[in-house]
This is a predicted structure of a 270-nucleotide part of an RNA (large-subunit ribosomal RNA, domain VI) from a Candidatus Omnitrophota bacterium. Its Rfam family is "Bacterial large subunit ribosomal RNA". The sequence was found in a public genome assembly. The prediction has a mean pLDDT of 87.
Context: one part of a larger RNA
RNA sequence: CGUUGGAUUUUUGAAGGGGAGCUGUUCCUAGUACGAGAGGACCGGAACAGGCGUACCUCCGGUGUGCCAGCUAUCUUGCCAAGGGUAAUGGCUGGGUAGCCGUGUACGUAAGAGAUAAGCGCUGAAGGCAUCUAAGCGCGAAACUCGCCCCAAGAUUAGAAAUCCCUUUAGUUAAUUCUAAUGAAGGGCACUCCGAGACUAGGAGUUUGAUAGGAUGCAGGUGUAAGGUCCGUAAGGAUUUCAGCCGAGCAUUACUAAUCGCCCGAUAGA
Numbered sequence: 001c002g003u004u005g006g007a008u009u010u011u012u013g014a015a016g017g018g019g020a021g022c023u024g025u026u027c028c029u030a031g032u033a034c035g036a037g038a039g040g041a042c043c044g045g046a047a048c049a050g051g052c053g054u055a056c057c058u059c060c061g062g063u064g065u066g067c068c069a070g071c072u073a074u075c076u077u078g079c080c081a082a083g084g085g086u087a088a089u090g091g092c093u094g095g096g097u098a099g100c101c102g103u104g105u106a107c108g109u110a111a112g113a114g115a116u117a118a119g120c121g122c123u124g125a126a127g128g129c130a131u132c133u134a135a136g137c138g139c140g141a142a143a144c145u146c147g148c149c150c151c152a153a154g155a156u157u158a159g160a161a162a163u164c165c166c167u168u169u170a171g172u173u174a175a176u177u178c179u180a181a182u183g184a185a186g187g188g189c190a191c192u193c194c195g196a197g198a199c200u201a202g203g204a205g206u207u208u209g210a211u212a213g214g215a216u217g218c219a220g221g222u223g224u225a226a227g228g229u230c231c232g233u234a235a236g237g238a239u240u241u242c243a244g245c246c247g248a249g250c251a252u253u254a255c256u257a258a259u260c261g262c263c264c265g266a267u268a269g270a
Base pairs, nucleotide, nucleotide: 001154005165006164007163008162009161010160011159016151017150018149019148022050023049024048025047026046027045028044034039051109052108053107054106055105056104060102061101062100063099067095068094069093070092071091072087073086074085075084076083077082112146113145114144119139120138121137122136166269168181169180170179171178186264187263188262189261190206191205192204193203194202211257212256213255214253215252216251217250218249220246221245222244227240228239229238230237231236
């Protein structure tokens, strides 16, 4: 810009496009058919496994740059104690929430239908026979068209459904002629943010509010803080204390910040 007024939401999809499509082993049928025996099936059915793929984080495991604790050297807060800094921009070590992940979990790979290939046939002449073919009819593959998953109406043949909004006011003209006002539904800017994200876009919100931060509680992590008291000459131990501290998680709560506002958008439809 178009989709023939402007919007919001939900959709159709034999318009079109993309993805997927794998394999093995074991068991049953059956030690059957076959075979002198040795051996040993087709067809059909089932289970398990590998590969590949998608989603997710309950479990298992990884990461988790500062969530918790421990340790050494040194500097420092006057000293003790307790802390802080630095040790190649995590000093080292042990753990670890959310998130993100795989080695984890769940699911998929199909069934079925149509039309076929090679091939196998039925009926059947030319050519009294024969012949799957010439007319006609049937079966037949991981390939093709559907079926399964995803995108999809710029599919310009621009689809469908539901809902929302606009018929106004003043002046003026020969005239619905012109001028001005009004500014709908809805959208945007701005602001608080996110399981969304390079930007943009998308999504949740903006006091008629739980959007983010804070606070409170809980979950979860670490593992029993500091200070005091007691025991021990002391190193240290016990107790107060399953304590203290705590990023991202789940709730509750307007304490803080989403202020005040602005812009676009037209009048019933070529």